[in-house]
RNA sequence: UCGUGCUAGGCGGGGAGCUAGCGGUGCCCUGUACCCGCGAUCCGCUUUAGCGGGGCUGAAUUCCCUCCCGAGGCCGGCCACCGCGGGUCCUGCUGGCGGUCAAGGCGUUGACGGCCUGGUCCUGUGCAGCAGCGGACCGCGAACCCCGUCAGAUCCGGAAGGAAGCAGCGGUAAGCGGCUCACCGCUGGGUGCCGCAGGGCAACCUGGUCCGAGCUGAGGUCGCAGGCGUGUCCGCCGUGGUCCGUUCGACGGAGGGUGCACGG
Numbered sequence: 001u002c003g004u005g006c007u008a009g010g011c012g013g014g015g016a017g018c019u020a021g022c023g024g025u026g027c028c029c030u031g032u033a034c035c036c037g038c039g040a041u042c043c044g045c046u047u048u049a050g051c052g053g054g055g056c057u058g059a060a061u062u063c064c065c066u067c068c069c070g071a072g073g074c075c076g077g078c079c080a081c082c083g084c085g086g087g088u089c090c091u092g093c094u095g096g097c098g099g100u101c102a103a104g105g106c107g108u109u110g111a112c113g114g115c116c117u118g119g120u121c122c123u124g125u126g127c128a129g130c131a132g133c134g135g136a137c138c139g140c141g142a143a144c145c146c147c148g149u150c151a152g153a154u155c156c157g158g159a160a161g162g163a164a165g166c167a168g169c170g171g172u173a174a175g176c177g178g179c180u181c182a183c184c185g186c187u188g189g190g191u192g193c194c195g196c197a198g199g200g201c202a203a204c205c206u207g208g209u210c211c212g213a214g215c216u217g218a219g220g221u222c223g224c225a226g227g228c229g230u231g232u233c234c235g236c237c238g239u240g241g242u243c244c245g246u247u248c249g250a251c252g253g254a255g256g257g258u259g260c261a262c263g264g
Base pairs, nucleotide, nucleotide: 001264002263003262004261005260006259009057010056011055012030013029014028015027020046021045022044023043024042034054035053036052037051038050063257064256065255066254067253068252072248073247075245076244077243078241079240080239081238083236084235085234086233087232089231091229092228093227094226096224097223098222099221100220101219104216105215106214113210114209115208116207118205119204120203121199122198123197124196125195126194127192128191130188131187132186133185134184135183136180137178138177139176140175146171147170148169149168154163155162156161
């Protein structure tokens, strides 16, 4: 230096989370780089850190180390937005209360205020009225089992006389209809400038009386504590960002390092 055959090693990696720690399954980012079994209320290990079995490749473009680049992720910060809660101030609108000024109005024919009575209110009762019902009045109305009179006829009697009694007529009962609401009674009420009694009386109205000079007031302005809205500040939840920092870091690039045996 060449050839042949072996072995170490390799046959994806990373992030977060979990874990005393290391891996795996699962999630995420890269990427395409063997197979089977176990494995998230977990599975297998112990700084030598998946376990068990099988297969391919194999000392270099493929293994190991260092550096560069850097997808992407976690954490912290910053910014923005949605929603929620709170504070103060700016600002706009707004009502209430109080002070003051005040156009005007009322007032010695008595303001404001005080006292007394009555009403409006409630309950009971009376009266009136309304509605309904009934009575009263008038009329019709009973073959017989209602009344009166009883033709004819019938019965008793020697006679004189007497008796019951249908029809008809008259009058009525039950019942039906009508008129008057002129009259009487019963029941009822979201009826009433009504009467009586009791209750209540904040307010209003009314009448009387006392006091003796103010009362009210659109509007303006000041003050007080408020309400609603815009903005600002603080906090919380969630989301996003081509932002800043820390940390880990795939792919890729550069450099360096690394066996054994035999034969020529």
Notes:
Predicted 3D model of a 264-nucleotide RNA (Bacterial large signal recognition particle RNA) from a Chloroflexota bacterium. The coordinates come from a structure-prediction model, not an experiment, and the mean pLDDT is 77. The model forms 90% of the base pairs in the Rfam consensus.